[in-house]
Molecule: c-di-GMP-I riboswitch aptamer
Organism: Deltaproteobacteria bacterium
RNA sequence: AUAGCGAAAGGGCAAAACCGUUGAAAGACGGGGACGCAAAGCCACGGAUCUACAGCCUUACGGCCAUGACCGCCGGGUUGCCAAA
Repeated sequence: AUAGCGAAAGGGCAAAACCGUUGAAAGACGGGGACGCAAAGCCACGGAUCUACAGCCUUACGGCCAUGACCGCCGGGUUGCCAAA
């Protein structure tokens, strides 16, 4: 000097209620607030789940449908801070 291990400290993110904006909706964003999180950083790649404007079917009621959404549902991929003995 580098790598491994990893105590501690410092720091990080931010669920729900509520308010606003936006969207057909699911939802997203901002405020707010901490339920939780060691990848709750990032990517819709596989599955699950949610929605159904348009479209299709229907006399009608209504039904189907992802190209929409969700990574804080489960997998997968990818990146990654500090450091005593």